Annotation
This is a predicted structure of an 89-nucleotide RNA (TPP riboswitch aptamer (THI element)) from Flavihumibacter sp. ZG627. Its mean pLDDT, the model's own confidence on a scale to 100, is 76.
RNA sequence: AUAGCACUUUAGGGGUGCCGAAAGGCUGAGAUAAUACCCUCCAACCUGCUCUGGAUAAUGCCAGCGAAGGGAAAAGUAUUCAAUCUUUU
Numbered sequence: 001a002u003a004g005c006a007c008u009u010u011a012g013g014g015g016u017g018c019c020g021a022a023a024g025g026c027u028g029a030g031a032u033a034a035u036a037c038c039c040u041c042c043a044a045c046c047u048g049c050u051c052u053g054g055a056u057a058a059u060g061c062c063a064g065c066g067a068a069g070g071g072a073a074a075a076g077u078a079u080u081c082a083a084u085c086u087u088u089u
Stems, first nucleotide, its partner, number of pairs: 001084002003080001004081001006077005011040004017026003045070003051064004
């Protein structure tokens, strides 16, 4: 010096399962109405998946698949914590 992380504003993307007659219970940031929650390229989420293994009352509950394929943005502020380049020692 560039520029990542962080923060602010605006715009956009996503998911909502299992058990139960119901009430409610389980996991989780979020299980549908909450100006919520998460994510926007170290990426939420989708496909494969009516998959495989292990647990559970049951379930994408946990792990594999996954260095897989797809997948939604810009501006500003500040700093030198990570990275790169240049210079000096």